[in-house]
RNA sequence: CCACCGAAACGCUGACCCUCCGCGAGGAGGAGUCGGAAAGCGACGGAUCUUUGUUCCGGGAAAGAUGGCCGAGCUGCCGAA
Numbered sequence: 001c002c003a004c005c006g007a008a009a010c011g012c013u014g015a016c017c018c019u020c021c022g023c024g025a026g027g028a029g030g031a032g033u034c035g036g037a038a039a040g041c042g043a044c045g046g047a048u049c050u051u052u053g054u055u056c057c058g059g060g061a062a063a064g065a066u067g068g069c070c071g072a073g074c075u076g077c078c079g080a081a
Stems, first nucleotide, its partner, number of pairs: 005079002012036002017030005034068001040074002044071003047066006
């Protein structure tokens, strides 16, 4: 120095709630701190959710959303055993 790993420390983030935006899934801000060692980034793959049209239902399709659903990718703080 790198990898694995996760003791300690400095930090990071944010479940739930409120307001606003959105047809909606959800997003932004405030407060808060359920949790997280990548719960940082980005929709690549899967999965889930929303909307649309359709005479109705179901299924499928299209357009979106979700990274705190999972996998993979890129980047990053600290340094005990």
This is a predicted structure of an 81-nucleotide RNA (c-di-GMP-I riboswitch aptamer) from a Deltaproteobacteria bacterium. Rfam family: c-di-GMP-I riboswitch aptamer. About the family: GEMM was predicted in a large-scale screen for bacterial structured RNA regulatory elements.